[in-house]
RNA sequence: GCGUGGGUCUUGUGCGGCGUGAGCCUGUGAACCGGGUCAGGACCGGAAGGUAGCAGCCCUAAGCGGUCACUCACGGGCGCCACGAGGAUGCCUGCGGCGG
Repeated sequence: GCGUGGGUCUUGUGCGGCGUGAGCCUGUGAACCGGGUCAGGACCGGAAGGUAGCAGCCCUAAGCGGUCACUCACGGGCGCCACGAGGAUGCCUGCGGCGG
């Protein structure tokens, strides 16, 4: 120098990790226009009893906070991790002793 393979290059998929949001979990959270129980009082009744129901208490919705981990969604000049596709020139590198 030649042949051949790989890397560097581009790109796709996957995986991992990062970020954001949501879910799960949890706290708070309804004078009345949610639910349950309804003291007091009110009403019906001759009575026994019953009716509706404020406050209080309990549960819960929307909303507002918290959160390791877990699940889902989205994102990208994160990785040099896996697999594949492509590639003009150049560079690096393995093999071949084929030629000089």

Predicted 3D model of a 100-nucleotide RNA (Bacterial small signal recognition particle RNA) from a Caldilineales bacterium. It matches the Rfam family "Bacterial small signal recognition particle RNA". Gene Ontology terms of the family: signal recognition particle, plasma membrane targeting and SRP-dependent cotranslational protein targeting to membrane, signal sequence recognition. It was read from a public genome assembly, where an Rfam model found it. Taxonomically the source falls in Caldilineales (Bacteria, Bacillati, Chloroflexota, Caldilineae). The coordinates come from a structure-prediction model, not an experiment, and the mean pLDDT is 77. The model forms 93% of the base pairs in the Rfam consensus.